[in-house]
Context: one part of a larger RNA
RNA sequence: CUGGGCGUAAAGCGCGCGUAGGCGGUUAUUUAAGUUAGAUGUGAAAUCCCUGGGCUUAACCUAGGAACUGCAUUUAAUACUGGAUGACUAGAGUAUGGUAGAGGAUAGUGGAAUUUCCGGUGUAGCGGUGAAAUGCGUAGAGAUCGGAAGGAACAUCAGUGGCGAAGGCGGCUAUCUUGGACAGAUACUGACACUGAGACACGAAAGCAUGGGGAGCAAACAGGAUUAGAUACCCUGGUAGUCCAUGCUGUAGAACUAUGAGAACUUGCUGUUGGAUGCAUAAAAGCACUUGGUAGCGAAGCUAACGCGUUAAGUUCUCCGCCUGGGGAGUACGGCCGCAAGGCUAAAACUC
Numbered sequence: 001c002u003g004g005g006c007g008u009a010a011a012g013c014g015c016g017c018g019u020a021g022g023c024g025g026u027u028a029u030u031u032a033a034g035u036u037a038g039a040u041g042u043g044a045a046a047u048c049c050c051u052g053g054g055c056u057u058a059a060c061c062u063a064g065g066a067a068c069u070g071c072a073u074u075u076a077a078u079a080c081u082g083g084a085u086g087a088c089u090a091g092a093g094u095a096u097g098g099u100a101g102a103g104g105a106u107a108g109u110g111g112a113a114u115u116u117c118c119g120g121u122g123u124a125g126c127g128g129u130g131a132a133a134u135g136c137g138u139a140g141a142g143a144u145c146g147g148a149a150g151g152a153a154c155a156u157c158a159g160u161g162g163c164g165a166a167g168g169c170g171g172c173u174a175u176c177u178u179g180g181a182c183a184g185a186u187a188c189u190g191a192c193a194c195u196g197a198g199a200c201a202c203g204a205a206a207g208c209a210u211g212g213g214g215a216g217c218a219a220a221c222a223g224g225a226u227u228a229g230a231u232a233c234c235c236u237g238g239u240a241g242u243c244c245a246u247g248c249u250g251u252a253g254a255a256c257u258a259u260g261a262g263a264a265c266u267u268g269c270u271g272u273u274g275g276a277u278g279c280a281u282a283a284a285a286g287c288a289c290u291u292g293g294u295a296g297c298g299a300a301g302c303u304a305a306c307g308c309g310u311u312a313a314g315u316u317c318u319c320c321g322c323c324u325g326g327g328g329a330g331u332a333c334g335g336c337c338g339c340a341a342g343g344c345u346a347a348a349a350c351u352c
Stems, first nucleotide, its partner, number of pairs: 003324004007306002012320001014202001016200001021195002025088007033081002035077008049065006091192001092189004098182002103177007110154001115149007125136002162169002207248006216242002221237004260319006268297008277288003301308002325352003334345004
C1' cells in the first nucleotide's frame, strides 16, 4: 500500500467540544481544473511480442512491424465532480409562548438511626461465635427513660421510571445556571450541515499536597480463634482513608449496550414514560391517533453459533479510531506529562 475485519474469537479512543483535512441538499447561468474524444510532438537503441531471413537445427544473430499502456501542447464536448455568480427551502439553526426531569453549582434546613457524654431507674452480666476466646462490666456495664453533642448518609415514595456527552445524579427549600431535551404554531436566516488527525475541556474509585473535620465503616496494624501451618476466611479492637475546601493525578481486563458518530431505507405486536391533537366526561380516570425516549417479544434479512432484529449485529452512504498467531509485553529504551505513585507513546532478540 492492498485485502478482510472490530457484541462474545485480535480489534470502537472513557466521553465531549472543535481546528486542519475528508465529505456534503434543490435549481439556473457560466467556467472548463478533474473527466471524455481527436490531432501533433516526444516516448534512444537493445530487450519483450508478431511475421520473415541466416548459421545442417536450436540456442544465437539479423530485417521489418507492432508495442512502449507515459508526458507535453493543441482543438473540441459539458453529463458528473470542482471553481464563480444568482435563486430556493425539504437539512441545520434563530425568535416566541409551553411541558417533564435525582442535569449542574451555592446557601439554608428536617427527621429516623449509629456513636459518645450527662442525669434517672436498676443489677450481674453484656458482647461475640459453628463453638469459643480476646474485649466491656460491681470504680455499676448491658437494658430502659430523659437531655446534650457531633459527623455521615437520606428508609418509605422507587418504577427493565426520569435526567446527563460520559463519569454520574435521590430528604426538603431558596437562589443562580437559564445548561440541554421534548412537542406545538407561526415568522425569520438560507446549506450555515456531518465527521473529525492534532489541540482543548470533562472524567468512578483508589492515591498525592496543604488546611479543616472525624459519628459509623475500615486497608495497615494488634490481639483472640481456626489450622499441620494460617502473614487468610470468623471475632474483638483499630490508624490512614472515607467527609469538606483548593490544587494534582487521568486510570478501570467489566469507564459495558464488551456494540464509534451522523444520515437514509426495510412487516409487526405488547408494556411504560414525556408532549401534541381528537373523542368522551361535572371532574379525574379512559379511548384513538401522532411524536420523543425506555423496555419485552418477534417478519424478512444477517450471524460460526449464541443471538441481533426500525434503539439492528438488516440494506446502503460519509468521516474517524482500531486489529493482523500465542508468549516475550502493554514490557525495555528514548521522548512527553506528573510532587510522587505512575501515566501516554511503544519495540526487538529469543521461543512455541

This is a predicted structure of a 352-nucleotide part of an RNA (small-subunit ribosomal RNA, central domain) from an uncultured prokaryote.
The coordinates come from a structure-prediction model, not an experiment, and the mean pLDDT is 82.
Its Rfam family is "Bacterial small subunit ribosomal RNA".
The full RNA is in RNAcentral, with records from ENA.